[in-house]
RNA sequence: UCAACAGCCCGGUCUGUCGCCACGCCCUGGGCGUGGAGGAAAGUCGGGACAACGCAGGGCGCCGUACUUCCUAACGGGAAGGUCCCGCCGCAAGGCGGGAACAGCAAGUGCCACAGAAAAUAACUGCCACGCCGUAGGCGUGGUGAUGGUGAAAAUGUGGGGUAAGAGCCCACGUCCCGCUGUGGUGACAUGGCGGGAGGGUAAACCUUACGGGUUGAAAGGCCAAAUAUACCGGGGCUUGAGGGCGGCCCGCCCGAUCCCGGGGGGUUGGCUGCUACAUCCCGACAGUAAUGUUGGGAGCAGAUAAAUGACAGAUUAAACAGAAUCCCGCUUAUGAGGCUGUUGAUACC
Numbered sequence: 001u002c003a004a005c006a007g008c009c010c011g012g013u014c015u016g017u018c019g020c021c022a023c024g025c026c027c028u029g030g031g032c033g034u035g036g037a038g039g040a041a042a043g044u045c046g047g048g049a050c051a052a053c054g055c056a057g058g059g060c061g062c063c064g065u066a067c068u069u070c071c072u073a074a075c076g077g078g079a080a081g082g083u084c085c086c087g088c089c090g091c092a093a094g095g096c097g098g099g100a101a102c103a104g105c106a107a108g109u110g111c112c113a114c115a116g117a118a119a120a121u122a123a124c125u126g127c128c129a130c131g132c133c134g135u136a137g138g139c140g141u142g143g144u145g146a147u148g149g150u151g152a153a154a155a156u157g158u159g160g161g162g163u164a165a166g167a168g169c170c171c172a173c174g175u176c177c178c179g180c181u182g183u184g185g186u187g188a189c190a191u192g193g194c195g196g197g198a199g200g201g202u203a204a205a206c207c208u209u210a211c212g213g214g215u216u217g218a219a220a221g222g223c224c225a226a227a228u229a230u231a232c233c234g235g236g237g238c239u240u241g242a243g244g245g246c247g248g249c250c251c252g253c254c255c256g257a258u259c260c261c262g263g264g265g266g267g268u269u270g271g272c273u274g275c276u277a278c279a280u281c282c283c284g285a286c287a288g289u290a291a292u293g294u295u296g297g298g299a300g301c302a303g304a305u306a307a308a309u310g311a312c313a314g315a316u317u318a319a320a321c322a323g324a325a326u327c328c329c330g331c332u333u334a335u336g337a338g339g340c341u342g343u344u345g346a347u348a349c350c
Base pairs, nucleotide, nucleotide: 001346002345003344004343005342006341007340008339009338012316013315014314015313016312017311018310020036021035022034023033024032025031026030038321042332043331045330046329047328048327049326050217051216052215053214057251058250059249060248062213063212064211065210066209067081068080069079070078071077082102083100084099085098086097087096088095089094103208104207108206109205110202111201112200124148126144127143128142129141130140131139132138133137156174157173158172159171160170161169175198176197177196178195179194180193181192182191183190184189221273222272223271224270230264232263233262234261235260236259243255244254245253278300280299281298282297283296284295285294286293287292
């Protein structure tokens, strides 16, 4: 310098002509001004604001989360750390980068295919002792699990002693687990000391532990106008209580009567509001490693309702994925050109 991969940022502007919607002003079958779809508006996976029910709740069940501290309205999100694992560089110490569904297998119950003798009370090869046959080997009985093989894994490593041959059988020093304790740290932990012990893995296996969770959702809700028929049928109930108290069951408490549930039938399918001034955005200062917070100044930036936010022409590097519907904060997925960071490779120069 180029290329590939991963992550992150950004994702139009100007001029002219015509057209649409909201708000404001003038004026009236019109004119002027300001503004008008995203970083994901997508998925509907999370968290809330707000609205309704309840203010009498409790338990179970169900669902979710899971290293520590901090941030936030909150989150399964974010920041900074810790532990473990992986890759590269390095003699090492360590450095750089990446990942974790990171509570618990010493509460219990399961599972570990194939291969292998055996995945836990194991015995193929091999080793040792005794006996027999007889030779450079074979057979039987007993002991063994150090050697070898299979496998992801054969049950804590090395050294020494010991033994017929071996084995934590014994000893020393390590590894891992549990308990007590010193020092440092807010903490997870780090680093020592003492004592006890020893199959491994698996909990996005059943499970256990701790913490959290009321439900529904703008078609939530509220208001106005207009019209009308419940004259019918079936079931249940009337204080010994049907039904209701907006997810399921139980207990408890409250409301409750020409009432409740269903069938058939009748009226209305109109309008207003919710509907955009907010945990909002921009610039600066201070604090903090950072996420973020405090504070000063400034701005007002879509509200459609079958769905407005456009079309044509030109310039510019303007193109991909793609269109608001109560709103906001996250996550996930899709994405053209360009930029930034990191890793890998190639080439050239010093």